Overview: Model confidence (mean pLDDT): 89 of 100. A computed fold for a 349-nucleotide part of an RNA from an uncultured bacterium, annotated as small-subunit ribosomal RNA, central domain.
[in-house]
Context: one part of a larger RNA
RNA sequence: CUGGGCGUAAAGAGCGCGUAGGCGUCCUAAUAAGUUUCUGGUGAAAUACUCCUGCUCAACGGGAGAAUUGCUGGAGAUACUGUUAGGAUUGAGUUUAGAAGAGGGAAGUGGAAUUCCUGGUGUAGCGGUGAAAUGCGUAGAUAUCAGGAAGAACACCGAUGGCGAAGGCAGCUUCCUAGUCUAACACUGACGCUGUGGCGCGAAAGCGUGGGGAGCAAACAGGAUUAGAUACCCUGGUAGUCCACGCCCUAAACGAUGGAUACUUGGCGUUGGGAGCUCGACCCUUCCAGUGCCGAAGUAAACGCGUUAAGUAUCCCGCCUGGGGACUACGGCCGCAAGGUUGAAACUC
Numbered sequence: 001c002u003g004g005g006c007g008u009a010a011a012g013a014g015c016g017c018g019u020a021g022g023c024g025u026c027c028u029a030a031u032a033a034g035u036u037u038c039u040g041g042u043g044a045a046a047u048a049c050u051c052c053u054g055c056u057c058a059a060c061g062g063g064a065g066a067a068u069u070g071c072u073g074g075a076g077a078u079a080c081u082g083u084u085a086g087g088a089u090u091g092a093g094u095u096u097a098g099a100a101g102a103g104g105g106a107a108g109u110g111g112a113a114u115u116c117c118u119g120g121u122g123u124a125g126c127g128g129u130g131a132a133a134u135g136c137g138u139a140g141a142u143a144u145c146a147g148g149a150a151g152a153a154c155a156c157c158g159a160u161g162g163c164g165a166a167g168g169c170a171g172c173u174u175c176c177u178a179g180u181c182u183a184a185c186a187c188u189g190a191c192g193c194u195g196u197g198g199c200g201c202g203a204a205a206g207c208g209u210g211g212g213g214a215g216c217a218a219a220c221a222g223g224a225u226u227a228g229a230u231a232c233c234c235u236g237g238u239a240g241u242c243c244a245c246g247c248c249c250u251a252a253a254c255g256a257u258g259g260a261u262a263c264u265u266g267g268c269g270u271u272g273g274g275a276g277c278u279c280g281a282c283c284c285u286u287c288c289a290g291u292g293c294c295g296a297a298g299u300a301a302a303c304g305c306g307u308u309a310a311g312u313a314u315c316c317c318g319c320c321u322g323g324g325g326a327c328u329a330c331g332g333c334c335g336c337a338a339g340g341u342u343g344a345a346a347c348u349c
Stems, first nucleotide, its partner, number of pairs: 003321004007303002012317001014201004021194003025088007033081002035077008049065006091191001092188003095184005103177007110154001114150008125136002162169002206247006215241002220236004258316006266294011298305002322349003331342004
């Protein structure tokens, strides 16, 4: 390489949009490029293969055949693929009527709590721990009442719940905005699936400029613990956490499970919508879309998965190929930097 694989053994890109390409529903006709049949030419010789044969054998040699799986001319076939033309509606989309939702962006606003400030009451402690101490407090703390300020996060509802492509999203109101689901006819008529490159989004931490800073808290300081304690515990505390704009682009970015389509026994919940039954929002039966648990067949090395597949198949992309060296070096690209991305070898077992 071929092959075999990718939940946990190496292996699904963090996620999407989409270019090229690959693949693609049903019917009719034409064509004959692919495909296929026959035939002509060519595919040098030698070598290799089979048979016969010459040197006493063999090596070596001679003859014949086959092979050279290819290229090409002509004639035919037309199922499939392609192309062209026409048509269809089930894939896809549009329309109409409904529906749910922490989907996104902006503005406004609410209460609880915390800390700080001012004033009142009040007096000797408070705080903290396994026990303490550092710390705070007679310059009046802690506690309590009233008033004020600030920033951040939204208890209950709350869910085994919902939404989003993923990251993720939660007080309330308004505005702007994206997607999804159900029902029904009508409309377009394959407009589809995937997607190398590319483009966009992308938690936390981190970076730049300017704000903000209540609480929490890397670093740091002190107190303890300890043989030591650069920790765990305690008292403090700066970046940061928050906002605006611009970068960074990583993660156990996980369902450790790429996307699409179809098929394959069931049971029990739950979310959204519909139909039937009904006086009825109930109950019951049922259809579609999600989200969970258990499990037939099947599958799997086992664990397990099991209509939300890791079952049965097709299409497209990504990725793996013994461990270490090595999420490294060098080079390229990107970045303000931190670093990211691509990614070896020697050597060694």